[in-house]
Molecule: Glycine riboswitch aptamer
Organism: Caldilineaceae bacterium
RNA sequence: UGACGCGCGACGAGAGAGACUUCACCGCUGAAGCGCCGAAGGGGCAAGCCGGCAGGACUACCCAGCCUGUCAGGUCACACUCUCAGGCAAAAGGAUCGUCGCGAUACG
Repeated sequence: UGACGCGCGACGAGAGAGACUUCACCGCUGAAGCGCCGAAGGGGCAAGCCGGCAGGACUACCCAGCCUGUCAGGUCACACUCUCAGGCAAAAGGAUCGUCGCGAUACG
C1' cells in the first nucleotide's frame, strides 16, 4: 500500500409451518395437550488428509518409503440431516444476497 476473501455498521431483498385445543385468567400472560416448520444458534457425517492394523511388491534378509485393503481412531463442509433451542396471522426475528461506508489483514 492493501483485496473480488474476512469483520462491523446503515439501507434494501428475504422462505417454511395450527391467530389449534383445554384450563387458569384478562397480560400482546402462564400451564398442559396434540399437530407441524427449518433459514438465528447448536448437534450429526462424505470424500480427502492424518493415524492404527493386515497384506503385497521391492530386498540376500530387514527397516524406511511405495501400493492395496480395512477400522465405533483423529480431523472434517453444506441451504443435507436432527429438531435441543427457536418458530407456525400481522409485527418482530430470520440463513443468505445486493449497495454504500468503516476496520483488520493475506499475497505482492